[in-house]
Molecule: RNase P RNA; transfer RNA
Organism: Accumulibacter sp.
RNA sequence: GAAGUCGGCCAGGCAACCGCUGCGCGCCCUACGGCGCGGGGAGGAAAGUCCGGGCUUCACAGAGCGGGAUGCCGGCUAACGGCCGGGCGCUAUAAGCCGCAAGGCGAAGGCGACGGAAAGUGCAACAGAGAGUAGACCGCCCAAGUCCGGGCAACCGGAACGGCAAGGGUGAAACGGCGGGGUAAGAGCCCACCGCGGACGUGGCAACACGGACGGCACGGCAAACCCCAUCCGAAGCAAGGCCAAAUAGGGAAGCACAUGGCGUGGCUCGCGUCGCUUCCGGGUAGGCCGCUGGAGCGCAUCGGCAACGAUGCGCCUAGAGGAAUGGUUGCCCACGACAGAACCCGGCUUAUCGGCCGGCUUCCCAC
RNA sequence: GCGCCCGUAGCUCAGCUGGAUAGAGUACUUGGCUACGAACCAAGGGGUCGGGCGUUCGAAUCGCUCCGGGCGUGCCA
Repeated sequence: GAAGUCGGCCAGGCAACCGCUGCGCGCCCUACGGCGCGGGGAGGAAAGUCCGGGCUUCACAGAGCGGGAUGCCGGCUAACGGCCGGGCGCUAUAAGCCGCAAGGCGAAGGCGACGGAAAGUGCAACAGAGAGUAGACCGCCCAAGUCCGGGCAACCGGAACGGCAAGGGUGAAACGGCGGGGUAAGAGCCCACCGCGGACGUGGCAACACGGACGGCACGGCAAACCCCAUCCGAAGCAAGGCCAAAUAGGGAAGCACAUGGCGUGGCUCGCGUCGCUUCCGGGUAGGCCGCUGGAGCGCAUCGGCAACGAUGCGCCUAGAGGAAUGGUUGCCCACGACAGAACCCGGCUUAUCGGCCGGCUUCCCAC
Repeated sequence: GCGCCCGUAGCUCAGCUGGAUAGAGUACUUGGCUACGAACCAAGGGGUCGGGCGUUCGAAUCGCUCCGGGCGUGCCA
């Protein structure tokens, strides 16, 4: 310098004027409220609501069954199905190189719902001889035994109701692969290499890797089929929940119960608490305050750690509405502006998104 | 906010314990019947199974994710 790839950050800027909505101060006003000044006012996803937690109420949440979720190993964390690091498996391709060409090689990277199929049950259409202690359609073989023909006989020729599973064929999948020996033909029958298996040794916290020997292959696939194993999970949600005020007849009817019951309580049983509950008719209220935003908070520095992250110090305050604010006009500039709008809060994931900036890694080329 | 359901032909629905060509009614087209039309009879065409990714030999069916639509529910006494 070129190419590829991964990650982080930003999300038009400035000014003037006019609005909207909270907060603070001041003034006016009996009050409702009004005016002035100052300062604040959406996001990286505020979204989907797919996970996890805080908070609140119910036994501060209890036992069992059922149910749900997760699933290589180690770590991080408040927790997680998230993140970081590692292992194993799968998989590209750029520049470049090789090649006449077809094409091949080719790093960082990308992907993985990656526990168990020797616990059990189940599934595998069609095709095929046979689909799970399988099987012989085509095929190969007559060494022994059997049958047929010939021969006095040894034996010769032929064959399947005999032997075989190498080759062909079916299929997504056919009971190790390939080569050699061996044989009548064949076969882990024997051997080398590869694969597989359970032990052993070495390294590693572990997943796992490597090694030599042994075993002659026994143990195929599917668990996003039931299931088994391990770990985790009580339920509900800010319309949670608390306080004040207002209203009213704690009204009527039907049903279920009357303590071996109903309700809180969620699928069931127990336990605990409580003493009625459900539906319909009729009626009332349609207000205020708290919860509410200072928090697992943000920025910078130092230290520990490969990293996620943690510790310490300093600094900062950054929406809090309740029919629901965060906007409009004009001017200048540029890279010409995407997706999109908080509603209790936070950590993730997923999805949408015009552009721009910065950095890491790898390969190749050139120069020194 | 929470809970639940649905999406298959133009329309209304089945199939969803995986098995090949995805069915039914209606609508449409053609032919028959009729003087003509309807009805009736016969034949035929028509499908990204809402989109995408995955599991599997094989997906409308199983899993994940996104999109669209619908339903229920929450004051007091």